[in-house]
RNA sequence: GCCUCUGUAGCUCAGUUGGUAGAGCAUCGCAUUCGUAAUGCGAGGGUCGCUGGUUCAAGUCCAGUCGGAGGCU
Numbered sequence: 001g002c003c004u005c006u007g008u009a010g011c012u013c014a015g016u017u018g019g020u021a022g023a024g025c026a027u028c029g030c031a032u033u034c035g036u037a038a039u040g041c042g043a044g045g046g047u048c049g050c051u052g053g054u055u056c057a058a059g060u061c062c063a064g065u066c067g068g069a070g071g072c073u
Base pairs, nucleotide, nucleotide: 001072002071003070004069005068006067007066010025011024012023013022019056027043028042029041030040031039049065050064051063052062053061
């Protein structure tokens, strides 16, 4: 230098053919218990790496750019 994969909640990850962003764990509250843990119910937490484009509408399509992993020379 070139190619492929990857970036979404605090962490690990889903998100199909473009149509209001989700799960598990963690955190907080309530219930349960003599108390703790476990369990059950609920809540908070994201402008989807960044910038732009297409579109009525973009996590998803396109261009550029930054970070990570692997490969080739």